[in-house]
């Protein structure tokens, strides 16, 4: 010095004139004036406003979360901090299960090997080899790990058997921290790893979705069939309570009733839901920061098969060429549909940090 690659932050063009498109206001009208599609509008992965459904709860199941501590309307999000060496972070000292191959042997074990003992053979004070019975787990071997480690000591050899000193990991007691923890001292114990394995602890948790819904008009068929009094319905599934509405006629059996479901039928026109917010912006203050408060200003798309756009010229940027004047060339990814606050992906440029490669120089 160039390429690449990743994380963050900014960015996603302006201006003018000419036609056109939807919406709001003002106007009898003609018109006039404002406004119009994104940082992800996608993904539908979490959390929610916001509508219906119910208000009565208990249990057991199902699901979701898991170090403190703040932040938010909640969240699996975001800050700031602890520890394990590091995360999708309770708990392996409740219990089950699992760790290939190799190795005796992955928990109550013994292959080579050490020590006693007997009997057999040499050899001959003592010793070797074999065999067989008892002990061991300290040496050697496999393995990612052989059941804490090292030193003394002790023993027929050994081995926390003792005993000093250290390492897990656990209770108590000081000190520092809001906490998680973090140092120190003294006591207990002593295989390692897995809980996005089962399962235990604690702490939660409705469904359905804007075509949610709610009102107006208009039309039809309050018909037809099926469950229906030990009856139907009623905020995850099931039992149990709880509750709302129905419990009439006849009585063997059946008919009716609340309601519930099936299958037909009318209608499909209109308005609000619907853009004033957990809102933007600018200052100032609080706090390590997420983020909080004051104050002050602003309103920035609302269609319903779907508007938000064309065309010219100048200018910014970015890349090529050219000594210059100049001159050619580009515009990813992609398009509201009730609405926010996060998370994931897809993507232009620039700017800062970081790694990585190639070349050149000390």
């Nucleotide at each position: 010095a160039a390429g690449c690659c990743u994380a963050u932050a900014a960015u996603a063009g302006a201006c003018u004139a000419u036609c056109g498109c939807u919406g709001c206001g003002c106007g009898c009208a003609a018109g006039c004036g404002g406004a119009g599609a994104g940082g992800a509008a996608a993904g539908u992965c979490c959390g929610g406003a916001c509508a219906g459904c119910a208000c009565a709860g208990a249990g057991c199941a199902u699901c979701g979360u898991g170090c403190c501590a703040c932040c938010u309307a909640a969240c699996g999000g975001g800050u700031g901090g602890g520890c394990c060496u590091a995360g999708a972070c309770g708990g392996a000292a409740a219990g089950u299960g699992u760790c290939g191959c190799a190795g005796a042997a992955a928990a109550u074990a013994a292959c080579c090997g050490c020590c006693u003992c007997a009997c057999u053979a040499g050899a001959u004070u003592u010793c070797u080899a074999g065999u067989g019975a008892g002990g061991u787990a300290a040496g050697g071997g496999u393995g990612a790990a052989a059941a804490a480690g090292u030193g003394a000591g002790g023993u027929a050899a050994g081995a926390g058997c003792u005993c000093a000193c250290u390492a897990u990991u656990u209770g108590c007691u000081u000190a520092g921290g809001c906490a998680a923890c973090u140092a120190a001292g003294u006591g207990g114990a002593u295989g390692g790893a897995u809980a996005a394995a089962c399962c235990c602890c604690a702490c939660g948790a409705g469904c359905u979705g804007a075509a949610a819904g709610a009102c107006c008009a208009a039309a039809u068929a309050a018909a037809u069939c099926u469950c229906g009094a030990a009856g139907a319905g009623g905020c995850u599934g099931c039992u149990c309570g709880c509750u709302u509405c129905g419990c009439c006629c006849a009585u063997u059996a059946g008919g009716a009733u609340a309601g519930a479901g099936a299958a037909g039928g009318g209608u499909a026109g209109g308005u609000c839901g619907u853009a004033a917010g957990a809102g933007g912006c600018u200052a100032u203050u609080c706090g390590c920061g997420a983020g909080g408060a004051u104050a002050g200003u602003c309103c920035u798309a609302g269609a319903u098969a779907a508007a938000u756009g064309a065309u010219a010229g100048u200018c910014a940027u970015c890349g090529g060429g050219g000594u210059g004047a100049c001159u050619c060339g580009a515009g990813a990814c992609a398009g509201a549909a009730u609405c926010c606050g996060g998370c994931u992906u897809a993507u232009u440029u620039u700017a800062u940090a970081g790694g990585c490669u190639u070349u050149u120089a000390c």